[in-house]
Molecule: transfer RNA
Organism: Candidatus Falkowbacteria bacterium
RNA sequence: GCCGAAAUAGCUCAAUUGGUAGAGCAAUCCCUUCGUAAGGGAGAGGUUGUCGGUUCAAGUCCGAUUUUCGGCU
Repeated sequence: GCCGAAAUAGCUCAAUUGGUAGAGCAAUCCCUUCGUAAGGGAGAGGUUGUCGGUUCAAGUCCGAUUUUCGGCU
């Protein structure tokens, strides 16, 4: 230099052809216990890396760009 992949909640990851962004763990509160652990329940937590474009509607499609990983030279 060229090619490809990845980036989504504090962490690990989903989201089936574009149509309300979810799960597990962690944290908070509650129940259970004399108390703790374990167990059960509830609510909260997100500018989907960044900037633009297409569309009635974008995590998803298009372009640019940043970081990380892999391959080729």